[in-house]
RNA sequence: GAGUUUGAUCAUGGCUCAGAUUGAACGCUGGCGGCAGGCCUAACACAUGCAAGUCGAGCGAGAAAGCACUUCGGUGUGAGUACAGCGGCGGACGGGUGAGUAACGCGUAGGAAUCUACCCAGUAGUGGGGGACAACAUGGGGAAACCCAUGCUAAUACCGCAUACGCCCUACGGGGGAAAGCGGGGGAUCUUCGGACCUCGCGCUAUUGGAUGAGCCUGCGUUAGAUUAGCUAGUUGGUGGGGUAAAGGCCUACCAAGGCGACGAUCUAUAGCUGGUCUGAGAGGAUGAUCAGCCACACUGGAACUGAGACACGGUCCAGACUCCUACGGGAGGCAGCAGUGGGGAAUAUUGCGCAAUGGGGGAAACCCUGACGCAGCCAUGCCGCGUGUGUGAAGAAGGCUCUCGGGUUGUAAAGCACUUUCAGCAGGGAGGAAAGGGAGUCGGUUAAUAAGUAACAGCUGUGACGUUACCUUUAGAAGAAGCACCGGCUAACUCCGUGCCAGCAGCCGCGGUAAUACGGAUGGUGCAAGCGUUAAUCGGAAUUACUGGGCGUAAAGCGCGCGUAGGCGGUUUGCUAAGUCGGAUGUGAAAUCCCCGAGCUCAACUUGGGAACUGCGUUUGAAACUACAAGACUAGAAUAUGUCAGAGGGGGGUAGAAUUCCACGUGUAGCAGUGAAAUGCGUAGAGAUGUGGAGGAAUAUCAAUGGCGAAGGCAGCCCCCUGGGAUAAUAUUGACGCUCAUGCACGAAAGCGUGGGGAGCAAACAGGAUUAGAUACCCUGGUAGUCCACGCCCUAAACGAUGUCAACUAGUUGUUGGUAGAGUAAAAUCUAUGAGUAACGCAGCUAACGCGUGAAGUUGACCGCCUGGGGAGUACGAUCGCAAGAUUAAAACUCAAAGGAAUUGACGGGGACCCGCACAAGCGGUGGAUUAUGUGGAUUAAUUCGAUGCAACGCGAAAAACCUUACCUACCCUUGACAUGUAUCGAAGCCCGCGGAGAUGUGGGUGUGCCCGAAAGGGAACGAUAACACAGGUGCUGCAUGGCUGUCGUCAGCUCGUGACGUGAGAUGUUGGGUUAAGUCCCGCAACGAGCGCAACCCUUGUCAUUAAUUGCCAUCAUUUAGUUGGGCACUUUAAUGAGACUGCCGGUGAUAAACCGGAGGAAGGUGGGGAUGACGUCAAGUCCUCAUGGCCCUUAUGGGUAGGGCUUCACACGUAAUACAAUGGCGCGUACAGAGGGUUGCCAACCCGUAAGGGGGAGCUAAUCUCAGAAAGCGCGUCGUAGUCCGGAUUGUACUCUGCAACUCGAGUGCAUGAAGUCGGAAUCGCUAGUAAUCGCGGAUCAGAAUGUCGCGGUGAAUACGUUCCCGGGUAUUGUACACCCCGCCCGUCACACCAUGGGAGUGGACUCUGCCAGAAGUAGGUAGCCUAACCGCAAGGGGGACGCUUACCACGGUGGGUUUCAUGACUGGGGUGAAGUCGUAACAAGGUAACC
Repeated sequence: GAGUUUGAUCAUGGCUCAGAUUGAACGCUGGCGGCAGGCCUAACACAUGCAAGUCGAGCGAGAAAGCACUUCGGUGUGAGUACAGCGGCGGACGGGUGAGUAACGCGUAGGAAUCUACCCAGUAGUGGGGGACAACAUGGGGAAACCCAUGCUAAUACCGCAUACGCCCUACGGGGGAAAGCGGGGGAUCUUCGGACCUCGCGCUAUUGGAUGAGCCUGCGUUAGAUUAGCUAGUUGGUGGGGUAAAGGCCUACCAAGGCGACGAUCUAUAGCUGGUCUGAGAGGAUGAUCAGCCACACUGGAACUGAGACACGGUCCAGACUCCUACGGGAGGCAGCAGUGGGGAAUAUUGCGCAAUGGGGGAAACCCUGACGCAGCCAUGCCGCGUGUGUGAAGAAGGCUCUCGGGUUGUAAAGCACUUUCAGCAGGGAGGAAAGGGAGUCGGUUAAUAAGUAACAGCUGUGACGUUACCUUUAGAAGAAGCACCGGCUAACUCCGUGCCAGCAGCCGCGGUAAUACGGAUGGUGCAAGCGUUAAUCGGAAUUACUGGGCGUAAAGCGCGCGUAGGCGGUUUGCUAAGUCGGAUGUGAAAUCCCCGAGCUCAACUUGGGAACUGCGUUUGAAACUACAAGACUAGAAUAUGUCAGAGGGGGGUAGAAUUCCACGUGUAGCAGUGAAAUGCGUAGAGAUGUGGAGGAAUAUCAAUGGCGAAGGCAGCCCCCUGGGAUAAUAUUGACGCUCAUGCACGAAAGCGUGGGGAGCAAACAGGAUUAGAUACCCUGGUAGUCCACGCCCUAAACGAUGUCAACUAGUUGUUGGUAGAGUAAAAUCUAUGAGUAACGCAGCUAACGCGUGAAGUUGACCGCCUGGGGAGUACGAUCGCAAGAUUAAAACUCAAAGGAAUUGACGGGGACCCGCACAAGCGGUGGAUUAUGUGGAUUAAUUCGAUGCAACGCGAAAAACCUUACCUACCCUUGACAUGUAUCGAAGCCCGCGGAGAUGUGGGUGUGCCCGAAAGGGAACGAUAACACAGGUGCUGCAUGGCUGUCGUCAGCUCGUGACGUGAGAUGUUGGGUUAAGUCCCGCAACGAGCGCAACCCUUGUCAUUAAUUGCCAUCAUUUAGUUGGGCACUUUAAUGAGACUGCCGGUGAUAAACCGGAGGAAGGUGGGGAUGACGUCAAGUCCUCAUGGCCCUUAUGGGUAGGGCUUCACACGUAAUACAAUGGCGCGUACAGAGGGUUGCCAACCCGUAAGGGGGAGCUAAUCUCAGAAAGCGCGUCGUAGUCCGGAUUGUACUCUGCAACUCGAGUGCAUGAAGUCGGAAUCGCUAGUAAUCGCGGAUCAGAAUGUCGCGGUGAAUACGUUCCCGGGUAUUGUACACCCCGCCCGUCACACCAUGGGAGUGGACUCUGCCAGAAGUAGGUAGCCUAACCGCAAGGGGGACGCUUACCACGGUGGGUUUCAUGACUGGGGUGAAGUCGUAACAAGGUAACC
């Protein structure tokens, strides 16, 4: 920096990602080289080999093989060699590991009371004696390891003596203590011929100093836990003694009672520490492989010996475990050295070469030893470098992939052509790492010396594991050398196929349910590259522990409140000091690493020279502003004194009135009480009501407030007593006495607990009555604890201002409480100023926003408390407190990707406000009951084709299923097909007649040649047949892939935009407000000003008039007739074209003088005149793939096509929509009047005739203002019926017919005669309608051969009612709440049931650590010693001294036993918790969530 909480937003907050890194591992892949690195796990066990020896110039002893000679006995040589021993030095270094250790272990800076082999320098010595013990020999024991006895022997082994410059001790008189020789050379002299002697070198002794190394002490730093708070008896100190190289309780005796700890002792857990390494801008965080410094350890535990040095990795002793050998008696061993083995593990190499180099040990040296080391081997483990070719090459090849079929892409990529040869291969050449050492030489020092030895110099000789080295050259040939991950967003990179919530992916968000850029494959692409990914881990991002650098009103977070200790911080001023602070100098801060400048490998990695740095600590010197120490002074902070004031401040005592209840008595009668409605309850045994009197308890109306007081909790009648605090005014006093406050202490509502009282009202529990599906509730009637008092506990609250305390500063306005001062008044009222409270606004500023705003959440300072994702959980365990209830302190496992805040837009509310609508109301007529028709569900069926399903499906698609339609079923047939295009061949096509068949169809026969071009041959168009293949075809699926069309909210008044200004933003403003309207219609106002889609208007129709026109229409006047029939006319009606008219224009009133509304005039019509068409942004994944179009999928001798028959017409039932009725406002009969709008040549059909009728015959007229359908009906007049299942009603059925049609059986309509069902106005519920409307009456059209009670139209007759907006339904506007946004058909809680997971308790059980009492006591050391042994010294001797062994005492490891502490594992059963797509029961919360919610 990004992703992720939301519909969107801001902020909070967690989770996740991109980076760097690694001793890594795993998957796929793998050409070369250089430099590094390589058991992180079992400090598990180890076979085998090697890793520490060396010195003959310290000492004694001393082979053999072999070779030569030989007298065959042996001799010489090997050889004073090997082996072993005594002795010296070294095995304390080097190498490994990190178990232990929270410590003076490490780091850093210092210190004093020490030692130091070998080395360097100095001084002084190195004389003279003695006795042993190995080896060896002999004997013995043992399986072995090894041991015992006796005897011999040397030394640089051991022991005295002498000497003692310096050294040590001292009482300052004195006392004590050493040594070792070996080698080379040699002139004199001497000789026992060994040598003495001299000299050189090495060694030895004593001592001083140095160097190096080591030991000890101290300051500071060095992980986590307080759910570890007290620890400590050698403990702390002193004295004496001991001990050590050395200070010291290091040890011991005595004395004292100290020492450590909240600045974290003790305990527990974890851990080697550091230079450094990784990361990071830094500060930090994490880490401690390789390299380097220190420490610790060496199978586990203990112990000492030797030594300069060890309590000793490849030494000793003991104990233990384990392994091995054994003759069972006893022995041996220690890879955390190098290799290697087993084991463990995700995982880590060769039983290699060499001492050539560097270094180490021994030695005089040559040399020897050296798994240190130098090299090689294995491993892409990492870093670095190189290569896998280069140029050209468009027919943009083939192939792949894709495609809209045109193309695109792979892609200059390949091929082809021209070049090059690094690396690897073959062959040849070939550095450097080598310095030493040795022989002889020159010269110098030493010396008596030209000798020996030694320093320097030049030359000769001469040493290489690596090594087929690096490097160079030749040669052949593009020849031998590319993979891995990813491609939804973060994050660079997209398409096809397969799959179909499957298989799978996934770091987070999330993909997958038939069109997946997210799974799997493929093409292509992207990124890195001999590697690439994944996993694990660390830092970063994370300002997400915030020192740098965060927060706490509402997101997590202010302790309920005060007092106050430690601590932290602290007013003005003077001089002093110099701890902090700042500067200079100096020491140190190992090397390596990092950084800078160079150098060397061809570069780089790597190596290397110099510098810088190492931010630290110490010493020293200076400064004195600030902080601080100590000293002095001050008064502004704080406190005290004095006056005044207000107050439900606290404690105790007394007292008052009203009310409730109860008791007594009186009056009085039937109810009272209670609720939404009731009931339980009380009452005729007299309630309730009312009057009088009494009892008792609790609380204090009005005043009363946004008021007052108190630290908070809290405090209220009045009076008295005691008492705390505050405010104010003026002076005086003290002189920083202050602020905050961990631990601590006090107070702390209500409920609760204990003891004793009290008990009127109220009231958990409980009982009863209701409500309810239930009702362990809400409501009602009762009612006990409790509420009250005294004393003692409890200690928690949404203990809230959700805001810690103190101080300073920073605009104001208004109210109010109690002071003070002033003005004012007769007194008041009132006003001004001031400081103290308490409220409401508000500037700056702050805040995520809401909001806060001198009473801060502003700007600062001081101190305390608290927070770090949600859940688990304020829970478990532990501890403390409590009588108990419980409180305080306070986790983890596990689980989720969110949880939460503020604000926004919607939606919703059994929230409130305003408005509208046949929404209700007021009315009229219906539906729901009957019969029939029709549609649907269901059932049935071979099929009953399909779709439509709340409003917005159900007389719907269908404006018409007998066949057809038709999509369904059965049967029979066809397969390039019924239909389209293309190819080839033949033929025109067509028409007619047989036969088989249910038909489709099969099979014969006959007739017949046309049109165009051309002279002809021939060709062409159209049509038909045949053949094969491309293809046709599909009412098959998906309306949730789509277009188009449609329904609905809704003809509701809304929906938006531009610019501007507002807000961090989502958004808001405009569009809200005041009026008004049918209307976001208009007016006014307004940070808005304008605009668009809607509204309205423009369009059609109807209502009036005018003009024009006048046939088929009309007829006033004139003629004429049966008749507008004809002449005539166009005035009227009408027709159909064009105009006019209506606009709140005029008047009055109301209103803001506006918009507008009300009333009126005029007018055919008046406020949209009536009706229609017209349907904003959008909503419902609404409907339709079966109108049509269309993506994808599916079928292809069938899901296509044809035919016949059947079905869509079924029928116990249920629903919707209609028709007809139930009758007298009627039925029937007779007579009689008036429409409009339509249709008509495959048609409408007149007159006339026939039939009771449907209809038949007939044929005039009409392509229609002409003819026709066509008689309108209700109405009106007269008659009849008389309330009945009827003269109502017409279903059903029988029978006879008519019509249409190939055909009326399934299954048409109509007619006549006969039959005459249900039904007497319809339960709950429900529908339509506000005027030419409802209701009622008939007429016509489309579809159609025929077949409407449906549907679309037409006119006739023609009402009632609307007070009004409380309620139901729907809608609009603004507002409010919200935990909803899939938007209340929302969200969501708890029990129960099931599965899984982690966890607490648990009778216990098993381990581990540790403490403590007791027993025990190996080896060892120290002490004692009477047993026993004894070379050096003393002593003539006896013996002594000294020593060894043994015994014993003390300490002590292992071990045993008793009791605790802590911790881990496990445990029948059990508790809650978490998670899980659909389980059960309710509905607690979110809206007034239906009883406001919450603590």

The RNA shown here (small-subunit ribosomal RNA) has 1495 nucleotides and comes from an uncultured prokaryote. Its Rfam family is "Bacterial small subunit ribosomal RNA". Its family is annotated with ribosome and structural constituent of ribosome in the Gene Ontology. The prediction has a mean pLDDT of 85. The sequence is in RNAcentral, with records from ENA.